[in-house]
RNA sequence: GAAGAACCCACGCCGAGUUCCGGGCACCCAUGGUGCGCGGGAACGGGGGAACCAGUGAGCCGCGAAGUGCGGCUCGGGGGCGAAUCGCCGGGUGCAUCCCGGCGUAGCGCAACGUCAGCGCGAGCCCGUCAGCUAACCCCGUAGGCGGUGAGACGUUGAAGG
Numbered sequence: 001g002a003a004g005a006a007c008c009c010a011c012g013c014c015g016a017g018u019u020c021c022g023g024g025c026a027c028c029c030a031u032g033g034u035g036c037g038c039g040g041g042a043a044c045g046g047g048g049g050a051a052c053c054a055g056u057g058a059g060c061c062g063c064g065a066a067g068u069g070c071g072g073c074u075c076g077g078g079g080g081c082g083a084a085u086c087g088c089c090g091g092g093u094g095c096a097u098c099c100c101g102g103c104g105u106a107g108c109g110c111a112a113c114g115u116c117a118g119c120g121c122g123a124g125c126c127c128g129u130c131a132g133c134u135a136a137c138c139c140c141g142u143a144g145g146c147g148g149u150g151a152g153a154c155g156u157u158g159a160a161g162g
Stems, first nucleotide, its partner, number of pairs: 011147004018042005024036005043142006053132001057075007077130001078127004086104007107121004112156005
């Protein structure tokens, strides 16, 4: 000197995961600053929850005039967040609803927006036998993880600043 890594600031991406107000405690370089945590509001997001509509797993028994009715037992379950579903092939294995790998796919993302092109994702977690829709009403979340001088072409629209 160069490259690389770490940390901080800025810019940006996935995602609902942003912002404001009011106290408290501790520390410091102390009219301020930093850290931790509490309460409230807005905004965004999610769940539960009538009527109407939809719907009632299978078998057995009992009640009832009867119905998709009511009760009991046994065997199966069912649902939520998210784009993340559904197939085919090979293997674990002799069977797997399970696991691994490959190829696709519904769907999703990429610096305002649309199209085209290019690149990428197509996971994971939770509830616990229970939840359709659903006004009023009730409850919950505001995380986490990444990127790089990158933001292609054509077109459309608008804001701020000068």
A computed fold for a 162-nucleotide RNA from a Solirubrobacterales bacterium, annotated as c-di-AMP riboswitch aptamer (ydaO/yuaA leader).
Taxonomically the source falls in Solirubrobacterales (Bacteria, Bacillati, Actinomycetota, Thermoleophilia).
Rfam family: c-di-AMP riboswitch aptamer (ydaO/yuaA leader). Gene Ontology terms of the family: regulation of gene expression and cyclic-di-AMP binding.
It was read from a public genome assembly, where an Rfam model found it.